[in-house]
Context: one part of a larger RNA
RNA sequence: CUGGGCAUAAAGGGCACAUAGGCGGUGAAUCGGGUUGAAAGUAAAAGUCACCAAAAAUUGGCGGAAUGCUCUCGAAACCAAUUCACUUGAGUGAGAUAGAGAAGAGUGGAAUUUCGUGUGUAGGGGUGAAAUCCGCAGAUCUACGAAGGAACACCAAAAGCGAAGGCAGCUCUCUAGGUCCCUACCAAAGCUGGGGUGGGAAAACAUGGGGAGCGAACAAGAUUAGAUAACCUGGAAGUCUAUGCCGUAAAUGAUGAGUAUGCGCCGUUGGUCUACGUGUAUCAAGGGCCCAACUAAAGCGUGAAAUACUUCGCCUGGGGAGUACGAUCGCAAGACUGAAACUC
Numbered sequence: 001c002u003g004g005g006c007a008u009a010a011a012g013g014g015c016a017c018a019u020a021g022g023c024g025g026u027g028a029a030u031c032g033g034g035u036u037g038a039a040a041g042u043a044a045a046a047g048u049c050a051c052c053a054a055a056a057a058u059u060g061g062c063g064g065a066a067u068g069c070u071c072u073c074g075a076a077a078c079c080a081a082u083u084c085a086c087u088u089g090a091g092u093g094a095g096a097u098a099g100a101g102a103a104g105a106g107u108g109g110a111a112u113u114u115c116g117u118g119u120g121u122a123g124g125g126g127u128g129a130a131a132u133c134c135g136c137a138g139a140u141c142u143a144c145g146a147a148g149g150a151a152c153a154c155c156a157a158a159a160g161c162g163a164a165g166g167c168a169g170c171u172c173u174c175u176a177g178g179u180c181c182c183u184a185c186c187a188a189a190g191c192u193g194g195g196g197u198g199g200g201a202a203a204a205c206a207u208g209g210g211g212a213g214c215g216a217a218c219a220a221g222a223u224u225a226g227a228u229a230a231c232c233u234g235g236a237a238g239u240c241u242a243u244g245c246c247g248u249a250a251a252u253g254a255u256g257a258g259u260a261u262g263c264g265c266c267g268u269u270g271g272u273c274u275a276c277g278u279g280u281a282u283c284a285a286g287g288g289c290c291c292a293a294c295u296a297a298a299g300c301g302u303g304a305a306a307u308a309c310u311u312c313g314c315c316u317g318g319g320g321a322g323u324a325c326g327a328u329c330g331c332a333a334g335a336c337u338g339a340a341a342c343u344c
Stems, first nucleotide, its partner, number of pairs: 004315003008297001012312001015198003021192003025086006033079002035075004040070003048064002051061004091185002095180003101175001103173005108152001113147006123134002160167002205244005213239002218234002221231001256311006264289003268285005273279001294299001317344003326337001328335002
């Protein structure tokens, strides 16, 4: 390389959009590049294979092959090309409709903390038990008031939305996508996608703001043989915000995307239909069982890990190693690409 694979054994890119490329609906007509049938020419000699002559090396003769190329006459299913149509794939419009989808602004109550005032007196706090800690300079508790920041109990759900990351108090503005349904329009304008571009949790980084609670580091108290921990008391970064940067996660469904086909049953969400029925009605989404099939098994099972097709990514014994070196990117941290010697 081939063959074979990628949920759990090595292996699906974290996610989308999209360029090149690959693949691609139906019916006609034309064409004859690919394709295909036949015929002719040619493929020097040597060589190669078969046969003949000679005792043999060999030499000589003769024939074949060399699956090729050129030209001529045909075929027109398929691929390609051109033209004309079609509507079921894709899309547009009308009418409905659900939603924590995104961004910005405003606003609400509970709670924690701090501060002020009143009341009030000796404890409070914390733990397995304690101590550090707070408190007669009046704490904890309690009442009222104020400040400030962050997060939104109940509703809440196998619920909903989003490509993924993710999204939850309430209101407004602006904005994106989906679903259903009916007819009208358009007429293959589709799928995938190397490079590319954009989004991308948390943590980290840069500059300014903010800082209630929590809290890596750090300090103290305990525990312990020790305790650089778990537990407790504190607590600078951070967590929040604006603008940049980083570009990684067990970024998981450990299952790439798209299309088609095929027994059933039971819930949920949003539409449509309805004769209103406890619906044999019909789409879309998200769950639970199960037949066939598949699977090493457990399992999966119309949302497949079934049956097929298209296309991209990836794997090839363990370690060395996601390391070294080089390239690119980054302020840095590092990211991305990514070996070998050696060893079992």
RNAcentral holds the full RNA, with entries from SILVA. Small-subunit ribosomal RNA, central domain from Ehretia macrophylla, 344 nucleotides, folded computationally. Its mean pLDDT, the model's own confidence on a scale to 100, is 84.